This is a predicted structure of a 539-nucleotide part of an RNA (large-subunit ribosomal RNA, domain V) from Exanthemachrysis gayraliae. The full RNA is in RNAcentral, with records from ENA. NCBI's taxonomy places the organism under Eukaryota, Haptista, Haptophyta, Pavlovophyceae, Exanthemachrysis. Model confidence (mean pLDDT): 82 of 100. It matches the Rfam family "Bacterial large subunit ribosomal RNA".
Context: one part of a larger RNA
RNA sequence: GAUGGACAAGAAGACCCUUUAGAUCUUUACUAUAGCCGGUUAUUGCCAUUCGUUUGAAGUUGUUCAGUCUAGGUGGGAGUUUUUAACGGCAAUGAGAAACCACCCUGCUUUAAUUUAAUGGCUUAUAAUUUUAUUUAGACAGUGAUCGGUGGGUAGUUUACCUGGGGUGGGUGACUCCUAAAAAGUAACGGAGUUGCGCAUAAGGUAAGUUAAAAUUGAAAGGAGAUCAAUUUUUAGUGUAACGGCGUUAAGCUUACUUGACCGCAAGAUUGACAGAUCGAGCAGAGAUUUUUAGUCGGCCGUAAUGACCCGUCAAUGCUUAGUGGAAAGGUUGACGAUCAACGGAUAAAAGAUACCUAAGGGAUAACAGGCUGAUGGUCACUACGAGUUCUUAUCUACGUGACCGUUUGGCACCUCGAUGUUGACUCGUCUCAUCCUCGCGCUGUAUCAGGUGCGAAGGGUCCAACUGUUCGUUGGUUAAAGAGGUACGUGAGUUGAGUUCAGAACGCCGUUAGGCAGUUCGGUUUAUAUCCUCUAAG
Numbered sequence: 001g002a003u004g005g006a007c008a009a010g011a012a013g014a015c016c017c018u019u020u021a022g023a024u025c026u027u028u029a030c031u032a033u034a035g036c037c038g039g040u041u042a043u044u045g046c047c048a049u050u051c052g053u054u055u056g057a058a059g060u061u062g063u064u065c066a067g068u069c070u071a072g073g074u075g076g077g078a079g080u081u082u083u084u085a086a087c088g089g090c091a092a093u094g095a096g097a098a099a100c101c102a103c104c105c106u107g108c109u110u111u112a113a114u115u116u117a118a119u120g121g122c123u124u125a126u127a128a129u130u131u132u133a134u135u136u137a138g139a140c141a142g143u144g145a146u147c148g149g150u151g152g153g154u155a156g157u158u159u160a161c162c163u164g165g166g167g168u169g170g171g172u173g174a175c176u177c178c179u180a181a182a183a184a185g186u187a188a189c190g191g192a193g194u195u196g197c198g199c200a201u202a203a204g205g206u207a208a209g210u211u212a213a214a215a216u217u218g219a220a221a222g223g224a225g226a227u228c229a230a231u232u233u234u235u236a237g238u239g240u241a242a243c244g245g246c247g248u249u250a251a252g253c254u255u256a257c258u259u260g261a262c263c264g265c266a267a268g269a270u271u272g273a274c275a276g277a278u279c280g281a282g283c284a285g286a287g288a289u290u291u292u293u294a295g296u297c298g299g300c301c302g303u304a305a306u307g308a309c310c311c312g313u314c315a316a317u318g319c320u321u322a323g324u325g326g327a328a329a330g331g332u333u334g335a336c337g338a339u340c341a342a343c344g345g346a347u348a349a350a351a352g353a354u355a356c357c358u359a360a361g362g363g364a365u366a367a368c369a370g371g372c373u374g375a376u377g378g379u380c381a382c383u384a385c386g387a388g389u390u391c392u393u394a395u396c397u398a399c400g401u402g403a404c405c406g407u408u409u410g411g412c413a414c415c416u417c418g419a420u421g422u423u424g425a426c427u428c429g430u431c432u433c434a435u436c437c438u439c440g441c442g443c444u445g446u447a448u449c450a451g452g453u454g455c456g457a458a459g460g461g462u463c464c465a466a467c468u469g470u471u472c473g474u475u476g477g478u479u480a481a482a483g484a485g486g487u488a489c490g491u492g493a494g495u496u497g498a499g500u501u502c503a504g505a506a507c508g509c510c511g512u513u514a515g516g517c518a519g520u521u522c523g524g525u526u527u528a529u530a531u532c533c534u535c536u537a538a539g
Stems, first nucleotide, its partner, number of pairs: 001535002004533003009527001016362004021358002023354004029157005035150009045122006052115001054113007062105001072104005079087003126137003160172003169189001173195006196343001197239001198300002204258007214232006237246002240305001242303003262285001264283002268279004274344001287297003311337007319330002369416001370414001371412003375409001377405006386396002423498001424496003428490001429487005436461003439456006463477005504522004508517003
């Protein structure tokens, strides 16, 4: 002096994931709440009118047919009205008979009171203005209390887990089979299915009776297929999946009678971390069935068909009863209310955004690079259907097979998250050979020239431009040739920063929104005085 290394220094990675961490923001997440709106009530008083309600008084109303006729009902009634006269009685009709008196029913009118609501008026509460004289508003407004509505304006929170990173998708309980390695048990986002019931007019119980299915062959009409016979023998059937059973002692099918699809219990087992689940002889009570006994019966051929605790509801109850008696309330027994399905169920009650972001951590977990692998990719070889006029192998090569490489896309998640800086360009290299040129050869469907193909060979060489951030690629012009790759996709303590990948902004699309987009677009701080090794130059 240069920066290749010290996975150099700087900063407990900002990307990614995790946390029953945080913050800010959004909304038709949840729950509150300020505010706003409305009702009632207090402050809050006076008068009038009107529509209704109710009550009283007066007046009036009532038409089936028949019957003189417009018969409201019931009771009294032989008379009533001042004379004349009329009405009633009697008779007739009809379910009911009338004058007169009394009490009522239905509807209406008038009037009086009552109360509710509405409307209008008044002034003294109250409010406003103010020239302190008034005027205006007025029982409204305002204020207090209370109930209801609205309410991201504000606040507190929630927003699951599994997961070959996370997200998207899918899944989460129970049953059957395989995986499962001949006891039991046994995982995966392994391979297949089923289930959240059904049955009282039994598909339950007891007893008795009974026997299916398909194929082949044969037999009048008769055929693939009707009924009959023979053979094969469980293949049929079982409420539903599968498996295991049963299958002439049927658990299948049919019939008769029924309710044991019982009350109180339970020795003892199986299983499970527990909670729990399953099986259960036997005892006691009351029954069912069978001709009688002996027996069988505490649901169903078995294995699924489901939900802890709390809380609440209904019924029952020889339980408790705060001085006593009751009641209330509680207890006990029976039943009911959960896609608490994220199915051992955090709450009665809950969704999102963050590129404005933060913290704690993680190489327990992704993106770059490395590693393992080598499906994919690249290269080579073997075999030889075929093409090559004929002829497999000058050359090309299907179907198939075997290797090698570690340059592609992947898989895995092993070092690194108290940091291994990421594409391309520039600069400077270095290595491999599966060789683009130059050199030496073989074969040729090599006449020559020019080629094709293969062998040896890495000494040297291996371009300039246009477009694009591009590597790549296309195009133009040259060249002997414009090789393929490795090197942390060589090289940012060497440069650059156009791209990608922070904060600003816009478009399109998506989203109610906050915002989002391997969509686009403009903009966007690249630190560093070298300790050691290494390298270079001079003394």